A computed fold for a 266-nucleotide RNA from a Candidatus Krumholzibacteriaceae bacterium, annotated as Bacterial large signal recognition particle RNA.
Its Rfam family is "Bacterial large signal recognition particle RNA". Rfam describes the family as follows. The signal recognition particle (SRP) is a universally conserved ribonucleoprotein involved in the co-translational targeting of proteins to membranes. The family is grouped with related families in Rfam's "SRP clan". For this family Rfam cites "SRPDB: Signal Recognition Particle Database" (Rosenblad et al., Nucleic Acids Res, 2003). Rfam classes the family as a non-coding RNA gene.
The model forms 94% of the base pairs in the Rfam consensus.
RNA sequence: UCGUGCUAGGCGGGGAGGUAGCGGUGCCCUGAACCCGCAACCCGCUAUAGCGGGGCCGAAUUCCCGAUUGAGGGAGCGUCGUUUUCGAGCGAUCGGCGGCGGGAAGUGGCGUUGAGGGCCAGGUCCCGCGCAAUAGGGACCUGCGAACCCCGUCAGGACCGGAAGGUAGCAGCGGUAAGCAGAAUUUCCUAUGUGCCGCGGACCAACCUGGCCGGAGUUAACCCCGUCGUAAGAGCCGGGAACGCCUUUCGAGAUCGGGUGCACGA
Numbered sequence: 001u002c003g004u005g006c007u008a009g010g011c012g013g014g015g016a017g018g019u020a021g022c023g024g025u026g027c028c029c030u031g032a033a034c035c036c037g038c039a040a041c042c043c044g045c046u047a048u049a050g051c052g053g054g055g056c057c058g059a060a061u062u063c064c065c066g067a068u069u070g071a072g073g074g075a076g077c078g079u080c081g082u083u084u085u086c087g088a089g090c091g092a093u094c095g096g097c098g099g100c101g102g103g104a105a106g107u108g109g110c111g112u113u114g115a116g117g118g119c120c121a122g123g124u125c126c127c128g129c130g131c132a133a134u135a136g137g138g139a140c141c142u143g144c145g146a147a148c149c150c151c152g153u154c155a156g157g158a159c160c161g162g163a164a165g166g167u168a169g170c171a172g173c174g175g176u177a178a179g180c181a182g183a184a185u186u187u188c189c190u191a192u193g194u195g196c197c198g199c200g201g202a203c204c205a206a207c208c209u210g211g212c213c214g215g216a217g218u219u220a221a222c223c224c225c226g227u228c229g230u231a232a233g234a235g236c237c238g239g240g241a242a243c244g245c246c247u248u249u250c251g252a253g254a255u256c257g258g259g260u261g262c263a264c265g266a
Base pairs, nucleotide, nucleotide: 001266002265003264004263005262006261009057010056011055012030013029014028015027020046021045022044023043024042034054035053036052037051038050063259064258065257066256067255068254069253072250073249074248075247076246078245080244081243082242083241084240085239086238087237089236090235093234094233096230097229098228099227100226101225102224103223106222107221108219109218110217117213118212119211120210121209122208123207124206126201127200128199129198130197131195132194133192134191135190136189137188138187139186141182142181143180144179150175151174152173153172158167159166160165
């Protein structure tokens, strides 16, 4: 060095969780990942830390060690970043909305078909009167209208009287009062959420209309400034969550380097 047979060892590992601790079942990652049985109010063990049974490979592409790289997980929650959510949080700043005061450079409106301003008149508002309208009532007009206690005339009858005559008077007839009804002309009174009305007065502050003077501004919607308020959008403060970054920790897998037994025969 080669061949044969063995042995150690291997046939997956890791993270979180759980546990006094280790490994496993279950979850996740990696991955070419022997079979059966057991296991979460769990299973098996004890630093040589799954157990029991079966099978295969076997000293190397496969076992062991180191270095590099590194999927993925955990921790720090780090005056870190982004997003998001919450707060009877804040209101210095920016922005929104509203009130008040001021400005007039610009836009807009009005203005030489004449602005602001000044003078005059009228109206709106109020008072009185009138007129009209509407409503109610009265007078006037027509008709009806009293058994007796209304009027006139009063037959008959009654009473007084010797008589002449007289008195009261029912019915009837005629009329009328209160009242009732009608008519609608005139007239009177009262009232009014009435009026394109008239007269007088008051007010003449404001607004509107018109006239005159005069000759270029005026207004403040937008805008600008100040101030007060409101709300809490941006922002700030504080708490939470997700993702990313950073630090740290565990780390599958990959790459490179190194290491590894016994017997017999040639």
A source record names the gene ffs. Its mean pLDDT, the model's own confidence on a scale to 100, is 78.